This is a predicted structure of a 1387-nucleotide RNA (small-subunit ribosomal RNA) from an uncultured bacterium.

RNA sequence: AGAGUUUGAUCCUGGCUCAGGAUGAACGCUGGCGGCGUGCUUAACACAUGCAAGUCGAACGGAAAUGAUGCGCUGAUGCGAUUUCGAUCAAAUCUUGUAUCAUUUUAGUGGCGGACGGCUGAGUAACGCGUGGGUAACCUGCCUUACACUGGGGGAUAACACUUAGAAAUAGGUGCUAAUACCGCAUAAGCGCACGAGACCGCAUGGUUUUGUGUGAAAAACUCCGGUGGUGUAAGAUGGACCCGCGUCUGAUUAGCUAGUUGGCGGGGUAACGGCCCACCAAGGCGACGAUCAGUAGCCGGCCUGAGAGGGUGGACGGCCACAUUGGGACUGAGACACGGCCCAAACUCCUACGGGAGGCAGCAGUGGGGAAUAUUGCACAAUGGGGGAAACCCUGAUGCAGCGACGCCGCGUGAGUGAAGAAGUAAUUCGUUAUGUAAAGCUCUAUCAGCAGGGAAGAAAAUGACGGUACCUGAGUAAGAAGCCCCGGCUAACUACGUGCCAGCAGCCGCGGUAAUACGUAGGGGGCAAGCGUUAUCCGGAUUUACUGGGUGUAAAGGGAGCGUAGACGGCAGUGCAAGUCUGGAGUGAAAGGCGGGGGCUCAACCCCCGGACUGCUCUGGAAACUGUACGGCUGGAGUGCAGGAGAGGUAAGUGGAAUUCCUAGUGUAGCGGUGAAAUGCGUAGAUAUUAGGAGGAACACCAGUGGCGAAGGCGGCUUACUGGACUGUAACUGACGUUGAGGCUCGAAAGCGUGGGGAGCAAAUAGGAUUAGAUACCCUAGUAGUCCACGCCGUAAACGAUGAGGACCAAGUGUUGGGGGUGAAACCUCAGUGCUGAAGUUAACGCAGUGAGUCCUCCGCCUGGGGAGUAUGCACGCAAGUGUGAAACUCAAAGGAAUUGACGGGGGCCCGCACAAGCGGAGGAACAUGUGGUUUAAUUCGAUGAUACGCGAGGAACCUUACCCGGGCUCAAACGGGAGUGGAAUGGACCAGAGACGGUUCAGCCUACGGGCCGCUUCCGAGGUGCUGCAUGGUUGUCGUCAGCUCGUGCCGUGAGGUGUCGGCUUAAGUGCCAUAACGAGCGCAACCCCCGCCGGCAGUUGCUAACGGGCAAUGCCGAGGACUCUGCCGGGACUGCCGCCGCAAGGCGUGAGGAAGGCGGGGAUGACGUCAAACCAGCACGGCCCUUACGUCCGGGGCGACACACGUGUUACAAUGGGCGGUACAGCGGGAAGCCAGGCGGCGACGCCGAGCGGAACCCGAAAGCCGUUCUCAGUUCGGAUCGGAGUCUGCAACCCGACUCCGUGAAGCUGGAUUCGCUAGUAAUCGCGCAUCAGCCAUGGCGCGGUGAAUACGUUCCCGGGCCUUGUACACACCGCCCGUCA
Repeated sequence: AGAGUUUGAUCCUGGCUCAGGAUGAACGCUGGCGGCGUGCUUAACACAUGCAAGUCGAACGGAAAUGAUGCGCUGAUGCGAUUUCGAUCAAAUCUUGUAUCAUUUUAGUGGCGGACGGCUGAGUAACGCGUGGGUAACCUGCCUUACACUGGGGGAUAACACUUAGAAAUAGGUGCUAAUACCGCAUAAGCGCACGAGACCGCAUGGUUUUGUGUGAAAAACUCCGGUGGUGUAAGAUGGACCCGCGUCUGAUUAGCUAGUUGGCGGGGUAACGGCCCACCAAGGCGACGAUCAGUAGCCGGCCUGAGAGGGUGGACGGCCACAUUGGGACUGAGACACGGCCCAAACUCCUACGGGAGGCAGCAGUGGGGAAUAUUGCACAAUGGGGGAAACCCUGAUGCAGCGACGCCGCGUGAGUGAAGAAGUAAUUCGUUAUGUAAAGCUCUAUCAGCAGGGAAGAAAAUGACGGUACCUGAGUAAGAAGCCCCGGCUAACUACGUGCCAGCAGCCGCGGUAAUACGUAGGGGGCAAGCGUUAUCCGGAUUUACUGGGUGUAAAGGGAGCGUAGACGGCAGUGCAAGUCUGGAGUGAAAGGCGGGGGCUCAACCCCCGGACUGCUCUGGAAACUGUACGGCUGGAGUGCAGGAGAGGUAAGUGGAAUUCCUAGUGUAGCGGUGAAAUGCGUAGAUAUUAGGAGGAACACCAGUGGCGAAGGCGGCUUACUGGACUGUAACUGACGUUGAGGCUCGAAAGCGUGGGGAGCAAAUAGGAUUAGAUACCCUAGUAGUCCACGCCGUAAACGAUGAGGACCAAGUGUUGGGGGUGAAACCUCAGUGCUGAAGUUAACGCAGUGAGUCCUCCGCCUGGGGAGUAUGCACGCAAGUGUGAAACUCAAAGGAAUUGACGGGGGCCCGCACAAGCGGAGGAACAUGUGGUUUAAUUCGAUGAUACGCGAGGAACCUUACCCGGGCUCAAACGGGAGUGGAAUGGACCAGAGACGGUUCAGCCUACGGGCCGCUUCCGAGGUGCUGCAUGGUUGUCGUCAGCUCGUGCCGUGAGGUGUCGGCUUAAGUGCCAUAACGAGCGCAACCCCCGCCGGCAGUUGCUAACGGGCAAUGCCGAGGACUCUGCCGGGACUGCCGCCGCAAGGCGUGAGGAAGGCGGGGAUGACGUCAAACCAGCACGGCCCUUACGUCCGGGGCGACACACGUGUUACAAUGGGCGGUACAGCGGGAAGCCAGGCGGCGACGCCGAGCGGAACCCGAAAGCCGUUCUCAGUUCGGAUCGGAGUCUGCAACCCGACUCCGUGAAGCUGGAUUCGCUAGUAAUCGCGCAUCAGCCAUGGCGCGGUGAAUACGUUCCCGGGCCUUGUACACACCGCCCGUCA
């Protein structure tokens, strides 16, 4: 940084899509370790359980426990004493009660804290937030500083005791008691309040200060005697409150909103200002610079992206705000209208004895639910911080840690070196090999991580460590425990095989898949990233595709139909002041974190720490004055006014004129008129049309008339008058920037349409009838109503177009024209304002535009942002209605489009050609038969060819064979061929048996060698074999357009490009044949010529051909000698070139009963087929890729079939007769063929043919004409035409003529009497007609095919039309190219 995608190709416009980065993510596959972060985006859904806010006994009275002491009592033990020996006294100890004291604990009173910390983002579009200010309009517990105090009293009340109600929660009663709880009193440094006086100051209200009088309000004690508390005042610090400037999403299909609303006065309330609240008074306030309403949303530092400007976002961290089940309310307090306080209402949940009660996880864990989706009911207060306390200490799910999750970022590892026999395996292969691949194995090393063992921190100031035996260090020891995911058609790095066969599937876009898929699936290989990789979702980017940076609007989307004009925006020349914008200096702020630069700490990094700069902003302040702005006074060039002129379908109203149509009346006049492509409806004998005269009525104004005029646009056309708007020219007297544009607004606005009232000749939607047509609700015709006309009022739209908004300035020329001015004798010429054309530069995607810009600039307005849906729906506004204006979305497509290019096409144009039509001749289509095809049938009727360009075609020979088909019988190394191994034997020939044959069985004869083997059979293995499929995988060959004149290239030139030019134009030709012209000059493949045959002549040659002269001979004949003259044969040459003449033409060339010539303008015929088209035909001629079959889809044999037959078509033959048939006589060819052949001649047979037999492998022998001509007969008929079919008898070929051959003879004697629509061939030795030959071949279904000669015509005015083709041009929405594309309805 770009790329893909609209087309046959091109340029442009334009959308869609991709490559990048990011995430609190989720899903799929996979998963070794560590560090640092991070984790309910959804239900502000509901919550079990535990914990999250307590602390102070140094405020207080109690209570409890323990201890001590005193006293009392009960009982026990009983040192000791006394003793009547019964017992008594009794220290001490235990037990128990009570008082005091001490220590500990603490329900309650009291103090401080529960307004912090923690969670969430529902609400909020707001002074909520951000930023900068203000408070002279405010408050502030604890803390700090200063000053001054802390005197003396009083009455209660919890707890407690007793008791009442109640299930409980709890509530009540009676009685007692304390305080740093509560209440008076005293005092007042200072303070508050009220009323005064003075000084100073401020932006207003006002503030500060000095002072006078009056008045008001304090306190709590404890003590270890050190202090700790308490009260008042002032100040500080901290935290808060309120106000203001600026900024802060979308919708106008939300345009008006507002009644405490806006202001005032006076009160109330508050810490404080304020309609914050109230009474009264006034009627204001906000809004197009977007009020109100609706939707959405916590805001910011920042984060993501981007070159930037921007765009998106607000999770974690930090600041602010708001909320705590929902709604409301206050209390307490320094602070709350209070998450773990209170009251009320509501919903929900729970308890209940049914009377009543209890609760609030958006704290940390956790549960259910929702969801694609988000963690442990962990440890510790050791650290940091918070609350209470004098402190010890207590509390702290804040916090510090740990756990779970690849959710993210960062780091590390899964080994390193060596190792070619390039192992094996796998995949591919042209079978040679190639790839995997130094990869593995092997050898030599190492130990990061994980695991094991030992040591072991910092974090903590003296002690105290949850983390934690953690980080880290050391040691031993094994390559072991550690790689996946996506992709490989293009974009986009990476290719092969197999499977599949528009199936299964892929796909972000274009698009892949219908039998050879680098796009599906699998494998091998490769590419990318890597503990991750892909997918999905979302955001930015690319997208200059909303364009501030940085777009457009003639035809691609887009100029408002036009004007006037409001707000707004922009604005001439010179000067002075001010300083809002602007520029510049200084100051404050712009929190921290983040980002950037530098440095440092964890081994590095992520991460963390320090420093710097930045934070493009806002505010205050000093300065400058060019530009913008503003104020003032000036100027005349912009603009306007005056004066003098001429031009005009400019507008409105009134009047008026002639031509024409129609109608009415009358006359003349008679059978039609009218209308059309042709007709008909219609009108007309009741007199039309036509014609003459008169009259009525409405509408429109011929000629002039002109890319002429006027108007803002719509638009305006006979003439006259009245009223009236604007423009232009000249002049330079006046004003002095008065200007331009113009959202809203107002006005005008063709035609059609609407309302009311007139009018109505012609025309004419609707309608009727007639035609046309498959139909014809159309086009054509005959009628005809609204309407068209007038007045008034609506409508408000058009391809309202120059598809081009308005104004201004500048920028080559040339040529018309309208109206002025200057100028001239008249012109020329100059100039202003219009209106056209051609063109320079420039511009444009191109077309084009080009002083009338779409050029270069300035100002303002409207409008556009892919196609369809759709100018539709809905809402609103307007309208009588019709409708108009404004104007979406869902859904759907990957395009839709502009300009130009090359083709193709056109019932577009021009030019030209062809048996293309026309003019002719003969056919086909009707009949019978032959043959091919379709169809049908069949065991099979093998296969292919199917418009032209298949159908007497492959096939130039189907009885067997051919043969590929069917039935049946066989074979499986096989019918043939090659190779390897083994084994046997000459090869081979003959005979017999069974059989339809193939095949099977039996048997006889029978080797060579140089010893290596050869040849053959058998067994086995591998190759084989296939007319099986694909002609849409191919080679090769062929058909067709078309023997049409075209198809291209190099260089140059033109074009952004596709492409054009050349190859176009004029003339000419059969021809892109040639000439001329020419930004083209040349060239190639085609055309032509060169080749062959025929036609004339010459030369050479002369047998098997020929015979004029000479000679010989025969019944006759070149029969013989001889000859080369002639014919002929063979070879080689000549000849024709518009060369000559005349005319036309620049030339090329054309014309001519021209000359000459055998032939004349290509002499006739053949061979020869450009680039290409039809995926044209053939895998069954052959070859060949791939696929398929392998005791068969191969192969052998017998028989059958390819020959079927209700039908349909093509191609032919023979006919329908007298230009003929029959019979007799008679004449003349050429091409060719011949040995298993052609066969003279003779004999036999009616004949096919048979028998005998000469000649000839050929200019020698053989095969050979027919029509014709002469004569005769038939006489128009289903015939003496026609010969099908059938019966009989034969001949020939062949192993064999049943299916299924040809020929001969006798007999039989069908249809058919010239053929509908339609259609084919042919332009001269042609058509027509007549026979002959050949290939194939044993024979032949040949009437076919290929050749040959004989006889031998008619017609062509011409190119309008049909078909095909060529060139130029034009239109196109076609490019699979008109057999196209495409619209509607229905399924």
The RNAcentral record of the sequence draws on ENA.